[in-house]
């Protein structure tokens, strides 16, 4: 350069065209305890930008960006 993936919470991950984006852990708060933990209860937090297509878009299309892999 050229193919080819990937992008969603602080972090690993789930939704494959439909209604409120869902689960683990990490965090706030209580509960617990002589204190700590562990354990329970609650809580708040995202869809990489920009157009398009559809009644409707995490999700299908195009450009951009930012990782990764393969080529020579």
């Nucleotide at each position: 350069g050229c193919u080819c993936c990937u992008g969603u919470a602080g972090u690993u991950c789930a939704a494959u065209g439909g209604a409120u984006a869902g689960a683990a852990u990490a965090g706030g708060c209580c509960c617990g305890u002589c204190c700590u933990a562990a354990g329970g209860g609650u809580u708040a937090g995202a869809u990489g930008c920009u157009g398009g297509u559809u009644c409707g878009a995490u999700u299908c299309c195009g450009g951009c960006c930012a990782g990764g892999a393969g080529u020579a």

Description:
The RNA shown here (transfer RNA) has 72 nucleotides and comes from an uncultured bacterium. RNAcentral holds the sequence, with entries from ENA, MGnify and Rfam. The gene name in the source record is trnR. Rfam family: tRNA. By type it is a transfer RNA. The coordinates come from a structure-prediction model, not an experiment, and the mean pLDDT is 81. RNAcentral records the identical sequence in 7 taxa.